Order: sequence, then C1' cells, then structure tokens
RNA sequence: GGGCGUAUAGCUCAGUUGGCUAGAGCGCUGCCGUCACAUGGCAGAAGUCACAGGUUCGAGUCCUGUUACGCCCA
Repeated sequence: GGGCGUAUAGCUCAGUUGGCUAGAGCGCUGCCGUCACAUGGCAGAAGUCACAGGUUCGAGUCCUGUUACGCCCA
C1' cells in the first nucleotide's frame, strides 16, 4: 500500500425485509425481605447506535469518506 471483518448501556452481546417508543443478560441505584448478609422479588437510572456526510416519507440497518482495533496479502 491492497483486501476482509468489527464498532449499539459500565461489561458481553442481540437487533429479521429500512417502519411505529432501541433491547437482553451481568453489573449499578432504591425498596421489600434478613438480627445482619447472601439468594430471591419489585421498581428505576444509564445510549451522539465510532465520527462526518448522502439516499429515503422514514436509517442502528442502505451508500460514500474518515478513525480505532483485529485478520489476510504484498
């Protein structure tokens, strides 16, 4: 230098053919419960869907460029 893949909550990840308000588990916070913990139950918070543009009535999803990381080729 060329090709491919990945980037979504603190962590690990899902997200179907573009469609209504973006989700799960773990973790975190509060409450219940206990003498006090743990287990368990209920409720809640937490997101620039890597960044910037484009297409579209509508984009996490499609297109272009960039960045970071990984793999392959030279």
Notes
A computed fold for a 74-nucleotide RNA from a Phycisphaerales bacterium, annotated as transfer RNA. RNAcentral holds the sequence, with entries from ENA. Its Rfam family is "tRNA". The family's RNA type in Rfam is transfer RNA. The same sequence occurs in records of 2 taxa. Lineage of the source: Bacteria > Pseudomonadati > Planctomycetota > Phycisphaerae > Phycisphaerales.